Overview:
Predicted 3D model of a 73-nucleotide RNA (transfer RNA) from an Oscillospiraceae bacterium. Its Rfam family is "tRNA". Rfam classes the family as a transfer RNA. The source organism's lineage runs through Bacteria, Bacillota, Clostridia, Eubacteriales and Oscillospiraceae.

RNA sequence: GCUGGAGUAGCUCAGUUGGUAGAGCAGCUGAUUCGUAAUCAGCAGGUCGCGUGUUCAAAUCACGUCUUCAGCU
Numbered sequence: 001g002c003u004g005g006a007g008u009a010g011c012u013c014a015g016u017u018g019g020u021a022g023a024g025c026a027g028c029u030g031a032u033u034c035g036u037a038a039u040c041a042g043c044a045g046g047u048c049g050c051g052u053g054u055u056c057a058a059a060u061c062a063c064g065u066c067u068u069c070a071g072c073u
Stems, first nucleotide, its partner, number of pairs: 001072007010025004019056001027043005049065005
């Protein structure tokens, strides 16, 4: 330098025939217990790496760019 993959909640990841952003774990509150753990109920947490474009509508499509991983030279 070229090619391809990945980037979504604190962490691990779903969601890619365009149509309200989700799960598990972690966190907080309550119930239960003499107390803790476990269990149960609820709550909070996200400009979907960034920018531009297409569209009535973009995590999803196009272009550019950043980070990271792998391969080739």